[in-house]
C1' cells in the first nucleotide's frame, strides 16, 4: 500500500428502514431495628460526515480509532 471485520447509556451485549432493547452499574423511594438481599420507578446510548427515502443504528460513500490476514 492492499483485503476483511468491529465501533450502541459507566460497563457487556441485542436489534432484517417504521417509538431503540436486555443484563449490570448510578440515583431515589418501599421493605428491615440496622446491614445485606428483594420490590417499584427514574435517569443516561445508535463513531463522525455526507448521501438515498415519507422515514436511516439498519441501505451507499467518505473519514477517524481498533483488530485480523496478505505485501
Nucleotide at each position: 500500500g492492499c483485503g476483511g471485520g468491529a465501533u450502541u447509556c459507566g460497563u457487556a451485549u441485542a436489534a432484517u428502514g417504521g417509538u431503540a432493547g436486555u443484563a449490570u452499574g448510578u440515583a431515589a423511594c418501599c421493605u428491615u431495628c440496622c446491614c445485606a438481599a428483594g420490590g417499584u420507578u427514574a435517569a443516561g446510548g445508535c463513531g463522525c460526515g455526507a448521501g438515498u427515502u415519507c422515514g436511516a443504528u439498519u441501505c451507499u460513500c467518505g473519514u477517524a480509532u481498533c483488530c485480523c490476514g496478505c505485501u
About this RNA
Model confidence (mean pLDDT): 82 of 100. Transfer RNA from a Minisyncoccota bacterium, 71 nucleotides, folded computationally. The RNAcentral record of the sequence draws on ENA. NCBI's taxonomy places the organism under Bacteria, Bacillati, Minisyncoccota. Rfam family: tRNA. Rfam describes the family as follows. Transfer RNA (tRNA) molecules are approximately 80 nucleotides in length. The family's RNA type in Rfam is transfer RNA.